Predicted 3D model of a 106-nucleotide RNA (SAM riboswitch aptamer (S box leader)) from a bovine gut metagenome.
It matches the Rfam family "SAM riboswitch aptamer (S box leader)". Rfam links the family to the GO term regulation of gene expression.
Model confidence (mean pLDDT): 86 of 100.
RNA sequence: CUUAUUAAGAGCGAGGGAGGGAAUGGGCCCUGUGAUCUCGCGGCAACCCCACCAGAAGGUGAAGGUGCCAAUUCCCACGGGGAUCAGCCAUUCCCCGGCAGAUGAG
Numbered sequence: 001c002u003u004a005u006u007a008a009g010a011g012c013g014a015g016g017g018a019g020g021g022a023a024u025g026g027g028c029c030c031u032g033u034g035a036u037c038u039c040g041c042g043g044c045a046a047c048c049c050c051a052c053c054a055g056a057a058g059g060u061g062a063a064g065g066u067g068c069c070a071a072u073u074c075c076c077a078c079g080g081g082g083a084u085c086a087g088c089c090a091u092u093c094c095c096c097g098g099c100a101g102a103u104g105a106g
Base pairs, nucleotide, nucleotide: 001106002105003104004103005102006101011041012040013039014038015037019030020029021028024077025076026075027074042069043068044067047065048064050061051060052059053058073100078097079096080095081094082093083092
């Protein structure tokens, strides 16, 4: 850089000792009942690989390579649409797309 996925799923122990949830701002959460992080074990999933089934699409399995195991990628930010109103605005909510990020394969 290209491409696919991104609403589901899956926790215990040890170490460690202060902030953490990618970055900026805002919101909202997690955290001395010890988080984030590291290691061990366990698990989830099925992208790659492999085996089997299938005409194909695809399905089943899960030894190996990754990945993942609070909250939708925690939510919002940019554009469009809808609902809320008698109507316009505001507010709040919802949907679609985009940006950014993450992961796999190349």